Predicted 3D model of a 316-nucleotide part of an RNA (large-subunit ribosomal RNA, domain IV) from a Thermoplasmata archaeon.

Context: one part of a larger RNA
RNA sequence: CUUAGGCAAGGGAAUUCGGCAAAUUAGCCCCGUACCUUCGGUAUAAGGGGUGCCAGCCAUGAAAAUGACUGGUCUCAGUAACAAGGGAGCUCCGACUGUUUAAUAAAAACGUAGGUGACAGCUAGUUCGAAAGAAUGUGUAUUGUCGCCGAAGCCUGCCCAGUGACGGCAUCUGAAACUCCCUUUCAAGGGAGCGAAGGACCGUUAAACGGCGGGGGUAACUAUGACCCUCUUAAGGUAGCGUAAUACCCUGCCGCUUAAUUGGCGGCUUGCAUGAAUGGCCCAACGAGAGCUCUACUGUCCCUGCCUUAGAACCA
Numbered sequence: 001c002u003u004a005g006g007c008a009a010g011g012g013a014a015u016u017c018g019g020c021a022a023a024u025u026a027g028c029c030c031c032g033u034a035c036c037u038u039c040g041g042u043a044u045a046a047g048g049g050g051u052g053c054c055a056g057c058c059a060u061g062a063a064a065a066u067g068a069c070u071g072g073u074c075u076c077a078g079u080a081a082c083a084a085g086g087g088a089g090c091u092c093c094g095a096c097u098g099u100u101u102a103a104u105a106a107a108a109a110c111g112u113a114g115g116u117g118a119c120a121g122c123u124a125g126u127u128c129g130a131a132a133g134a135a136u137g138u139g140u141a142u143u144g145u146c147g148c149c150g151a152a153g154c155c156u157g158c159c160c161a162g163u164g165a166c167g168g169c170a171u172c173u174g175a176a177a178c179u180c181c182c183u184u185u186c187a188a189g190g191g192a193g194c195g196a197a198g199g200a201c202c203g204u205u206a207a208a209c210g211g212c213g214g215g216g217g218u219a220a221c222u223a224u225g226a227c228c229c230u231c232u233u234a235a236g237g238u239a240g241c242g243u244a245a246u247a248c249c250c251u252g253c254c255g256c257u258u259a260a261u262u263g264g265c266g267g268c269u270u271g272c273a274u275g276a277a278u279g280g281c282c283c284a285a286c287g288a289g290a291g292c293u294c295u296a297c298u299g300u301c302c303c304u305g306c307c308u309u310a311g312a313a314c315c316a
Stems, first nucleotide, its partner, number of pairs: 001311002004308005010302002014300001019297001027051005036041001038151001052073005058067003074078001086295007093287002098110002114149007125136004153281003157212003162209002164205005171200003178193005213231005240274001241271001252268006
């Protein structure tokens, strides 16, 4: 100096990106238990008391044993060792238990119950195969396959112009083949007709891919603009939420929290560039998830010291 442990006066997070690590708590019995809530929970909430041994007596019991009460008694300490939750509050994300990058990621990612859409009446639809054939399927729409969202609650606005899907179809287009005509000695060649799918055309469809404007004026202070005009579009962002895990400017502004806060929470909100199953908002419970605060506790620190242990180095 290092490894693994132990103890520490006074202070108690001043350490640090961050209480990382350590400490605190801990079993059982009794009392007691808030906000919120999907009424199940939250909850071992929080918080408080007790706990050994001996004697007596009582209760239950078939017994073993368990329990109540009274008295006594020892220790620093009675779940005396081992074992054994620190707690509380606010917010974000994901409903939850679950799954995952074997060997840097356990998560907010995947899944999930549930919601919804598309296809399919079985010689089906979907998948594999060149085919025969096979799976789904010992199944039959309360079923199977595929896609999206992701518990529950309240909801899910407008747009079919583009791309796609589905359907229709008077007409147009539309290859070869076929028919007819021209040409040619025969061919080659030329023209016309017929005319499939597809396309044009018409319609439907957004819980399909997706999209959801600009300018000007206007109310008897000012400001603002319910209202009006105009360009333009397929339609011009509704309810919600909002400086957000989304906000450039930005450490926005106000309030709370601190002595001091680019943090956190609550509001406002003109949103560079929120927004409704690419789901929107809200949310009890849950989480080795992310951020903040309080309390308890502590060698994280002030500020180091001592002890044990096993090493390194040095000396013999």

Background
The RNAcentral record of the full RNA draws on ENA. Model confidence (mean pLDDT): 85 of 100.